Predicted 3D model of an 87-nucleotide RNA (transfer RNA) from a bacterium.

[in-house]
RNA sequence: GGAGAGGUGGCUGAGCGGUUGAAAGCACCACACUGCUAACGUGGCAGGGCCUAAAAACCCUCGCAGGUUCAAAUCCUGUCCUCUCCG
Numbered sequence: 001g002g003a004g005a006g007g008u009g010g011c012u013g014a015g016c017g018g019u020u021g022a023a024a025g026c027a028c029c030a031c032a033c034u035g036c037u038a039a040c041g042u043g044g045c046a047g048g049g050c051c052u053a054a055a056a057a058c059c060c061u062c063g064c065a066g067g068u069u070c071a072a073a074u075c076c077u078g079u080c081c082u083c084u085c086c087g
Base pairs, nucleotide, nucleotide: 001086002085003084004083005082006081007080010026011025012024018070028044029043030042031041046061047060048059049058063079064078065077066076067075
């Protein structure tokens, strides 16, 4: 340099145009259980913006930047990073 695969909450990882921060697991937090832990159980749990006493609602975000579409994590283009193969 060329080809292929991938990048999604703290981590792993499903989703491949139509409800959607978006399954599930782990981690974490609270409670319950216990003499105390562990295990098990129940609930919660992405970040940012706006508003607010604090929240809810609302808006934005699927590596990043554009594009297509009524509608994009999903399709297209560029680009960055990781892995594999070829030279």
Rfam family: tRNA. Rfam classes the family as a transfer RNA.